[in-house]
RNA sequence: UGCCAGUUCCGCGGGAGCUGUCCGACGGGGACGGCUGAGAGGCCUUCGGGCGACCGCUGAACCUGAACCGGGUAAUGCCGGCGCAGGGAGGGACACCACAUGAACG
Numbered sequence: 001u002g003c004c005a006g007u008u009c010c011g012c013g014g015g016a017g018c019u020g021u022c023c024g025a026c027g028g029g030g031a032c033g034g035c036u037g038a039g040a041g042g043c044c045u046u047c048g049g050g051c052g053a054c055c056g057c058u059g060a061a062c063c064u065g066a067a068c069c070g071g072g073u074a075a076u077g078c079c080g081g082c083g084c085a086g087g088g089a090g091g092g093a094c095a096c097c098a099c100a101u102g103a104a105c106g
Base pairs, nucleotide, nucleotide: 006094007093008092009091010090011057012056013055014054017035018034019033020032021031022030023029042051043050044049062087063086064085068081069080070079071078
C1' cells in the first nucleotide's frame, strides 16, 4: 500500500498453564514477581456452585490424538508441525452484494 474482515438482540460453548523468592506447612496453600497469551482467576458462596472479564459458536474458542514429532526455554502447548484430522457451542433483526419481478418518472 492492496485485498478480506459488518452491526446488533437473545441464547449457548470454553480455558485459566509454566516459573522465581519469601512465608506457612509437610494437605491442598498464601504474598510479591517473571514467561506466553485476548484472557493465567475479579466478586459472591450453603464450598456443590453462581456471576463477571476474555475468547469462540463450524476452517484453527476449546477438547482429543498426546506421556506425539521438530525447534527453543529457567520452565511450560513457548513456537512450529500434526491440522480444511476427529469432536465441538446458533437463531433472529438490520446492513451489504448478486439476481429476478413490478410500479412511477424520463
The RNA shown here (TPP riboswitch aptamer (THI element)) has 106 nucleotides and comes from a Dehalococcoidia bacterium. The prediction has a mean pLDDT of 76.